[in-house]
Molecule: SAM riboswitch aptamer (S box leader)
RNA sequence: GCCUUAUCAAGAGCGGCUGAGGGAAUAGGCCCUGUGAAGCCCGGCAACCUCUGUCUCGCAUAAGCGGGAGAAAAGGUGCUACAUCCUACAGAAGCGUGGCGCGAUGCGCGGCGGUCUGAAAGAUGAGGA
Numbered sequence: 001g002c003c004u005u006a007u008c009a010a011g012a013g014c015g016g017c018u019g020a021g022g023g024a025a026u027a028g029g030c031c032c033u034g035u036g037a038a039g040c041c042c043g044g045c046a047a048c049c050u051c052u053g054u055c056u057c058g059c060a061u062a063a064g065c066g067g068g069a070g071a072a073a074a075g076g077u078g079c080u081a082c083a084u085c086c087u088a089c090a091g092a093a094g095c096g097u098g099g100c101g102c103g104a105u106g107c108g109c110g111g112c113g114g115u116c117u118g119a120a121a122g123a124u125g126a127g128g129a
Base pairs, nucleotide, nucleotide: 002128003127004126005125006124007123008122013042015041016040017039021032022031023030026088027087028086029085043080044079045078048076049075050074054069055068056067057066058065059064084121089118090117091116092115095113096112097111099109100108101107102106
């Protein structure tokens, strides 16, 4: 790198080093940044995985084996501006705006903006070939 699967609107520093960029990629937008970006260290958050301990159910009832719950102390990761910062593709509804059509004070159909759902892409974990 590939495949499967779960999650992605919550949460997390007024610290140290360093010194110019950054918010994955393309495009558009919107932002952050010398009142210090990215990176590293420390701190923190969280609960995906592992283990220990706790409670509980079943089997054995001696050790133990299997399942569930909750917790967050230890470990493996991860994360620590903004919704995965937003949009891009498809569909739905028809909210706003502008247009066109229709014997019509409303109905229909597109454009643009917005709303909802899904996909794609991506990130992270776990598993696999």